This is a predicted structure of a 350-nucleotide part of an RNA (small-subunit ribosomal RNA, central domain) from a metagenome.
Model confidence (mean pLDDT): 87 of 100.
The full RNA is in RNAcentral, with records from SILVA.
Context: one part of a larger RNA
RNA sequence: CUGGGCUUAAAGGGUGCGUAGGCGGCUUAGUAAGUUGGGUGUGAAAUCCCCCGGCUCAACCGGGGAACUGCGCUCAAAACUACUAAGCUAGAGGAAGAUAGAGGCAAGCGGAACUGAUGGUGGAGCGGUGGAAUGCGUUGAUAUCAUCAGGAACACCAGUUGCGAAAGCGGCUUGCUGGGUCUUUUCUGACGCUGAGGCACGAAAGCUAGGGUAGCGAACGGGAUUAGAUACCCCGGUAGUCCUAGCUGUAAACGAUCAGUACUUGGUCGAGGGCUACUUCAUAGGCUCUCGGCCGUAGCGAAAGUGUUAAGUACUGCGCCUGGGGAGUAUGGUCGCAAGGCUGAAACUC
Numbered sequence: 001c002u003g004g005g006c007u008u009a010a011a012g013g014g015u016g017c018g019u020a021g022g023c024g025g026c027u028u029a030g031u032a033a034g035u036u037g038g039g040u041g042u043g044a045a046a047u048c049c050c051c052c053g054g055c056u057c058a059a060c061c062g063g064g065g066a067a068c069u070g071c072g073c074u075c076a077a078a079a080c081u082a083c084u085a086a087g088c089u090a091g092a093g094g095a096a097g098a099u100a101g102a103g104g105c106a107a108g109c110g111g112a113a114c115u116g117a118u119g120g121u122g123g124a125g126c127g128g129u130g131g132a133a134u135g136c137g138u139u140g141a142u143a144u145c146a147u148c149a150g151g152a153a154c155a156c157c158a159g160u161u162g163c164g165a166a167a168g169c170g171g172c173u174u175g176c177u178g179g180g181u182c183u184u185u186u187c188u189g190a191c192g193c194u195g196a197g198g199c200a201c202g203a204a205a206g207c208u209a210g211g212g213u214a215g216c217g218a219a220c221g222g223g224a225u226u227a228g229a230u231a232c233c234c235c236g237g238u239a240g241u242c243c244u245a246g247c248u249g250u251a252a253a254c255g256a257u258c259a260g261u262a263c264u265u266g267g268u269c270g271a272g273g274g275c276u277a278c279u280u281c282a283u284a285g286g287c288u289c290u291c292g293g294c295c296g297u298a299g300c301g302a303a304a305g306u307g308u309u310a311a312g313u314a315c316u317g318c319g320c321c322u323g324g325g326g327a328g329u330a331u332g333g334u335c336g337c338a339a340g341g342c343u344g345a346a347a348c349u350c
Stems, first nucleotide, its partner, number of pairs: 004321003007304002012318001014201004021194003025088007033081002035077008049065006091191001092188004096183004103177007110154001114150008125136002162169002206247006215241002220236004258317006266295011299306002323350003332343004
């Protein structure tokens, strides 16, 4: 002189694309804006600092010096930043070949189950519970067989499995379509990273309009339980759940862990590729790239733990935090049909 944090204590934006901005690989040449050094001008005086002196000392005052860490001009340097020109291929991307996948959208098809309808058999109960009752049933239920209709969800496979930016995605087939991985040359030649605003996507519930409605089922009705029972249990049951077109924009949107790059002992398992004859003769082993888990070294950490998928070591960019309550409230703004969302205090109090 510099100075904290964000898995669980307050704190990573729900996710992506991307504008401005910030940051940015290797080589050569040049310029000299930043940068560095020299010179020069200026930087009033007083003050501050150092030395000397005057009031008996001191405060104070006088003289000299230094300083004024700055700015202008000028000369020079060219390592770094920047700019200009030329080039490179390790970053990034394109092409070719191969490949895994519940990635997305649309259309069609399938079986099991369920409910209802019709018909047959049958004849008194069924159902439900801790136990009951409400409920259903001689207008024939439950059970069982056949046929028909309908809607929703896709058992087994299924897996610390796979895919996707996240939300999320699971029967089968077809069409359209996004992304990833691997391999070898080849091509472009820094085209990159992050990303305030912005735009897009975004579970469930909810809203608008039109359909659909088998099962389940907020609200609601009934039966129980109970001191009560606006519940838990039971019988029913409307919105909703489903589809189409819009809106809403929130979640414990979680790995409670932002994105990118590089580096740093190991073991083991799984998924998708490639190479190999190094052991041996077809299957493992070995090597290698990408992805997903477990255990653990150093380190880190308050500890729990984490540990090459970092919470280690560094760098770049964004977001966020600053005691508890008041309060994600009030107010203003803005978005929304509404519900409400986003932004977001203070008094007071401990």